[in-house]
RNA sequence: GCUGAUGUAGCUCAGUCGGUAGAGCAGCCGAUUCGUAAUCGGCAGGUCGCGUGUUCGAGUCACGCCAUCAGCACCA
Numbered sequence: 001g002c003u004g005a006u007g008u009a010g011c012u013c014a015g016u017c018g019g020u021a022g023a024g025c026a027g028c029c030g031a032u033u034c035g036u037a038a039u040c041g042g043c044a045g046g047u048c049g050c051g052u053g054u055u056c057g058a059g060u061c062a063c064g065c066c067a068u069c070a071g072c073a074c075c076a
Stems, first nucleotide, its partner, number of pairs: 001072007010025004019056001027043005049065005
C1' cells in the first nucleotide's frame, strides 16, 4: 500500500425488511436474614467510533475519515 471483518451502557453482546435502542454481568436502593453471602424486586446508566448524504424517518442504506483485528503485497 491492497482486501476483509469489527466499532451500540463501565464490561460482554443482541438489535429481523429502515419505524424512533435492549439483555446479562457490574453499580445504586429496597425486601429477605441475627448478620454476611445467595435469592427476589426496583432504579440509574447511550452523541449507536467521527462526519456528510439519502429519506417523512438511519444503530441499520451510500460516501469519506479514524481505531482495532486478520490476510496479502513490499522491504533496495